[in-house]
């Protein structure tokens, strides 16, 4: 200087008027001789007043209310290498192991396939007790034919080579062989695996073994740990009018039957009144004491849960690190469908256009021009708390800082 990995910080500044939500005081206003209290519509001052994701609501708690005697079991769901942290976790930390990358570094549902059951699609002979389609062999047996040297054919060997496939039962060689094959040997790979090393995960690795044991468990399944539902519309607390329930007073009433029950008394039928509806009557339907006081339950409202907290800042100690701990500061939005805004002024990144220009290219006519300098527009991404914490993922114009690779070039 170029191209990059990693980690972290920010997320437009300032000022002027005008507005808005919470809480504090002061006026106002209420009540008291008054000290003081109440109320909060109005007024004024003072304070605080969105986020890194407040998003998604995916995991895990807190807080609640409900269910539960204790413990094992079994079904179901989750999660899954191995120590760690942490309130807890699918989350972080640090190691292992596979995998990419020249490298900084980055990705990994990463237990168990010699428990057992299933699948391996097309393709191809054959896909799990492997397999003879091209193809090699004619050593053995039998049979032909013959110029006796051999050549056909058959009973058959053969996983060397070709096809196919994601995936054909280790790889190159040399030796053997009728031809072939761990048939045999060398190495390379593979399987066990004494010991050594780590808390483990793992790693090294004498020695033995001619090679068995294909792959998938985001298929059942086995192991091993996890995990009781609901969710602040949780929940509690206060509490109208109008309706309906009980207690009880008063005032009005016409009863008759039946049925229970000793009785007060309930309940059922018809029937008078009365009231209302259709106009009155006649006829039909409905309606059943009337008024107060009281109480109890729900509903509208209304309060609280609801902001001091796994709290933020700083600094100091232990830890590689997640993290933990000790000292001092510091209180930081809170409600209900929901405040946190709106102009104006300077100033402003990105990014758009010109222009000069270091340099590049060249067919010498011109062409590029990302860095520099310079004018002009132009103006800030994603998005916004709703019970509250810790993660994860998902969105995000750009800017700044730090470690660190990799080329080039120069001292």
């Nucleotide at each position: 200087u170029c191209a990059g990995a990693c980690g972290g910080c920010u997320g437009g500044a300032c000022g002027g008027c005008c507005g808005c939500g919470g809480c504090g005081c002061g006026g106002c206003c209420c009540c008291g001789c008054g000290a003081g209290g109440g109320a909060u519509a109005c007024c004024g001052c003072g304070u605080c007043g969105a986020g890194g994701a407040a998003a998604g609501u995916c995991c895990g708690g807190g807080c609640u209310c409900c269910a539960c005697g204790g413990a094992a079991a079994c079904a179901c769901g989750g999660u899954g290498c191995c120590g760690g942290c942490u309130a807890a976790c699918g989350g972080c930390c640090g190691g292992c192991g596979g995998g990419g990358g020249c490298g900084a570094c980055c990705c990994c549902a990463g237990g168990g396939a010699a428990a057992g059951u299933g699948c391996c699609a097309c393709a191809g002979a054959g896909a799990g007790c492997a397999g003879a389609c091209c193809g090699c062999c004619g050593a053995a047996c039998g049979g032909g034919c013959c110029u006796c040297g051999g050549c056909c054919c058959g009973u058959g060997g053969c996983a060397a080579g070709g096809g196919u496939g994601a995936a054909a039962g280790g790889g190159u060689g040399c030796g053997g062989u009728a031809a072939g094959g761990g048939c045999g040997c060398a190495c390379c790979g593979c399987g066990c695996g004494a010991c050594c090393g780590g808390c483990a995960a793992c790693g090294g690795a004498a020695g033995c073994g001619g090679c068995a044991c294909g792959g998938c468990a985001a298929a059942c399944c086995c192991c091993a740990c996890c995990g009781g539902g609901a969710g602040c519309a949780a929940g509690a607390c206060c509490a109208a009018a109008u309706a309906g329930g009980g207690a009880u007073g008063g005032c009005a009433c016409a009863g008759g039957c039946c049925g229970g029950g000793c009785a007060a008394c309930c309940g059922g039928c018809c029937g008078c009144a009365a009231c209302g509806c259709g106009u009155u009557u006649c006829c039909g339907c409905g309606u059943c004491g009337c008024c107060g006081u009281c109480c109890g339950g729900g509903u509208c409202g209304g309060u609280c849960g609801c902001g001091c907290g796994a709290g933020g800042c700083g600094u100091c100690c232990g830890g590689u690190g997640a993290c933990g701990g000790g000292c001092g500061c510091c209180c930081c939005a809170g409600a209900g469908g929901a405040a946190u805004g709106g102009u104006c002024g300077u100033c402003g990144a990105a990014c758009g256009c010109c222009c000069c220009a270091a340099g590049g290219c060249u067919u010498u006519g011109g062409c590029c021009g990302g860095c520099g300098g310079g004018g002009c527009g132009g103006g800030a991404a994603c998005a916004g708390a709703a019970c509250c914490c810790g993660g994860c993922u998902u969105a995000c114009a750009g800017g700044c800082c730090g470690u660190c690779u990799g080329a080039c070039g120069c001292c």
Molecule: Bacterial RNase P class A
Organism: Alphaproteobacteria bacterium